[in-house]
Context: one part of a larger RNA
RNA sequence: UGACGGGGACCCGCACAAGCAGAGGAGCAUGUUGUUUAAUUCGAAGAUACGCGAAGAACCUUACCAAGACUUGACAUAUAUGCGCAUAUCAUUGAAAGAUGAGAAAGGGUAGUAAUAUUCCGCAUAAACAGAUGGUGCAUGGUUGUCGUCAGCUCGUGUCGUGAGAUGUUGGGUUAAGUCCCGCAACGAGCGCAACCCUUACUUUUAGUUGCUACUAUUCAGUUAGAGAACUCUAGAGGUACUGCCGUAGGUAAUACGGAGGAAGGUGGGGAUGACGUCAAAUCAUCAUGCCUCUUACGUCUUGGGCUACAAGCGUGCUACAAUGGCUAUAACAAAGAGAACCGAAACAGUAAUGUGGAGGAAACCUGGAAAAGAUAGUCUCAGUUCAGACUGUGGGUUGAAACUCACCCACACGAAGAUGAAUUUGCUAGUAAUCCCGAAUCAGAAUGUCGGGGUGAAUGCGUUCCCGGGUCUUGUACA
Numbered sequence: 001u002g003a004c005g006g007g008g009a010c011c012c013g014c015a016c017a018a019g020c021a022g023a024g025g026a027g028c029a030u031g032u033u034g035u036u037u038a039a040u041u042c043g044a045a046g047a048u049a050c051g052c053g054a055a056g057a058a059c060c061u062u063a064c065c066a067a068g069a070c071u072u073g074a075c076a077u078a079u080a081u082g083c084g085c086a087u088a089u090c091a092u093u094g095a096a097a098g099a100u101g102a103g104a105a106a107g108g109g110u111a112g113u114a115a116u117a118u119u120c121c122g123c124a125u126a127a128a129c130a131g132a133u134g135g136u137g138c139a140u141g142g143u144u145g146u147c148g149u150c151a152g153c154u155c156g157u158g159u160c161g162u163g164a165g166a167u168g169u170u171g172g173g174u175u176a177a178g179u180c181c182c183g184c185a186a187c188g189a190g191c192g193c194a195a196c197c198c199u200u201a202c203u204u205u206u207a208g209u210u211g212c213u214a215c216u217a218u219u220c221a222g223u224u225a226g227a228g229a230a231c232u233c234u235a236g237a238g239g240u241a242c243u244g245c246c247g248u249a250g251g252u253a254a255u256a257c258g259g260a261g262g263a264a265g266g267u268g269g270g271g272a273u274g275a276c277g278u279c280a281a282a283u284c285a286u287c288a289u290g291c292c293u294c295u296u297a298c299g300u301c302u303u304g305g306g307c308u309a310c311a312a313g314c315g316u317g318c319u320a321c322a323a324u325g326g327c328u329a330u331a332a333c334a335a336a337g338a339g340a341a342c343c344g345a346a347a348c349a350g351u352a353a354u355g356u357g358g359a360g361g362a363a364a365c366c367u368g369g370a371a372a373a374g375a376u377a378g379u380c381u382c383a384g385u386u387c388a389g390a391c392u393g394u395g396g397g398u399u400g401a402a403a404c405u406c407a408c409c410c411a412c413a414c415g416a417a418g419a420u421g422a423a424u425u426u427g428c429u430a431g432u433a434a435u436c437c438c439g440a441a442u443c444a445g446a447a448u449g450u451c452g453g454g455g456u457g458a459a460u461g462c463g464u465u466c467c468c469g470g471g472u473c474u475u476g477u478a479c480a
Base pairs, nucleotide, nucleotide: 001480002479003477004476005475007474008473009472010471011470012469013468015464016463019428020427021426022425023424026319027318028317029316030315031314032313033312034310035309042053043052064305065304066303067302068301069300070299073129077128079126080125081124082123083122084121089102090101091100092099093098107120108119109118110117111116131294132293134292135291136290140288141287142283143282144281145279147277152191153190154189155188156187157186158167159166160165171182172181173180197271198270199269200268202239203238204237205236206235207234208233212228213227215226216225217224242265245259246258247257248256249255321421325380326379327378328377329376330375338367339366342361343360347356348355349354387418392413393412394411395410396409397408398407434456435455436454437453438452439451440450
């Protein structure tokens, strides 16, 4: 100087407390351990692994296994020699890859009358080399997690100290903040904080179609035709909030509390943004890369299988256990995003999945498209039920060469556990939790996952004694 303390003081955080909804019990989905296996490819491992890499394993992917094949190779560069044979195509064999055989027409350019030479292209041989998801993340780059969006981490000059170092950065206040004020042997500065960026909330202006409708006609309907540029909205450019104003407290400070005005009030809400560093943290399997290793194989191709196994343990979720509910019928109200090898309307067929169909749409125009919870009416009356839907059977549909291992969907039948869950434990402070639907990426097909969107919309917060994590000062130490 640090680190540590079941030392002290102060402060903060859904850390506790106060609440709400859950997990832990059930069934299923998914990841993982273990076991099994020819193989169940590899990585991730307290917090910071476990719906993680994987925004999507039937083949492919694929790295694993079995079997069958290839050896200058699936891919790149270049040399020597030879050839223009070949290649396309066909036949045999085969699970395919491959192997064997047959094999058309013409090789392109330059020089030259031509022979021919040379080059390009292709093939064969040889030798350089290719190749490796083989090893080492404890050789590395790059990227990432975490402490933590915590308020810290440093430097120059000066001063103090023999020195390591100290001071500044401590102190009194204050703040979300090393934020600011005051003081001070310090004076300044840098990386962080904040602001600048995006979005949301209010408004002005510009623009007015595909969107809008105060007006006219028309219609079931801004539906259509006029007309309009007001309104809604869209998307460009601006404005607005600054403790600016008032009061109180404070030191005539920083600032705090209350108030006015205001759409919004004290960083308005949300996002992006992650200092010096820590964990020899993660990744050699995104990629790059040193070294080591393999080189008729640890490389490459193919078919089939596996990654989907199943006594058991764990994590993350979905669905429930019902009446604040289930079922049936009727009529409402979104936002955001997607669409050309695509979205696919009307109409028709089918109980349905879906099929036929093909209008319109590279989209404020057309399409998917029905929002659901909610409302109204009816029914069920507390039951393992008109709850719940696992499992199983049969019949169908879709994608795709292909659905057995191993896809999704529909109909009918079947109708398991489950009656609110021990110890323990998670999330959340407001348009939040909870709850309800909608969309997208990936994608031929295949979400209860992920990432977004809106609808309905709470309760509680006395407080900081305690648990956890963090910050500042101080103290002890036989630790570095």